[in-house]
Formats: sequence, structure tokens, C1' cells
RNA sequence: GCGCCUGUAGCUCAGCCGGAUAGAGCGGUGGAUUCCUAAUCCACAGGUCGGGGGUUCGAGUCCCUCCAGGCGCACCA
Repeated sequence: GCGCCUGUAGCUCAGCCGGAUAGAGCGGUGGAUUCCUAAUCCACAGGUCGGGGGUUCGAGUCCCUCCAGGCGCACCA
């Protein structure tokens, strides 16, 4: 340099063919239970869906571009 993949909650990940309120587990907070803790149960909070632009009635999903990370290939006189 070229190609491919990934980026969604604090962490690990879902999200079907674009469809309206974006979810789960763990973690966090509060409560229940317990002599206390752990475990268990209940509830709650937590999101610019990497940034920007575009298409569309409608975008996490499609297109363009940029950024970050990973893999492969090439180059390295």
C1' cells in the first nucleotide's frame, strides 16, 4: 500500500429480510432473605448503536467517507 473482518450498556455479546418502545448475561445500586457474609430472589439505573454525511415514510441494519483494533497478502533497494 491492497483486501477482508470487527466497533451496540462498565465488561462479554445478541439484534432475523430496514419497521416504529435497542436487549441478554455478568457487573453496579436499592430491597427481601440471613446472627453476619456468600449464595438465592425481586426491583431499578445505565446506550451519541465508533464519528460525519447520504438513501428512505422509517437506519443498529443499506451506501460513501473518516477513525480505532484485528487478520491475510504485497513491498522493504

The prediction has a mean pLDDT of 81. A computed fold for a 77-nucleotide RNA from a Thermoanaerobaculia bacterium, annotated as transfer RNA. Its Rfam family is "tRNA". The family's RNA type in Rfam is transfer RNA. Gene Ontology term of the family: triplet codon-amino acid adaptor activity. NCBI's taxonomy places the organism under Bacteria, Pseudomonadati, Acidobacteriota, Thermoanaerobaculia. The sequence was found in a public genome assembly.